The prediction has a mean pLDDT of 81.
Transfer RNA from a Cytophagales bacterium, 72 nucleotides, folded computationally.
NCBI's taxonomy places the organism under Bacteria, Pseudomonadati, Bacteroidota, Cytophagia, Cytophagales.
The sequence is in RNAcentral, with records from ENA.
It matches the Rfam family "tRNA".
RNA sequence: GCACCCAUAGUUUAAUGGAUAGAAUGAGAGAUUCCGGUUCUCUAGGUGAGGGUUCGAUUCCUUCUGGGUGCA
Numbered sequence: 001g002c003a004c005c006c007a008u009a010g011u012u013u014a015a016u017g018g019a020u021a022g023a024a025u026g027a028g029a030g031a032u033u034c035c036g037g038u039u040c041u042c043u044a045g046g047u048g049a050g051g052g053u054u055c056g057a058u059u060c061c062u063u064c065u066g067g068g069u070g071c072a
Stems, first nucleotide, its partner, number of pairs: 001071007010025004018055001027043005048064005
């Protein structure tokens, strides 16, 4: 330098262009307990950045950023 892959919650991840982006784990609160743990209930927490296509984008296109692999 060229090609390909990845980026979603604090962490691990799901989602064939279509309902309010789902779950596990972690965090907070409550119930239970003499206290703690276990268990149960509730709550908050989200698509790397810009642009485009579309009635509608996590998904498709493009540029950039970061990471990985291969070739030179």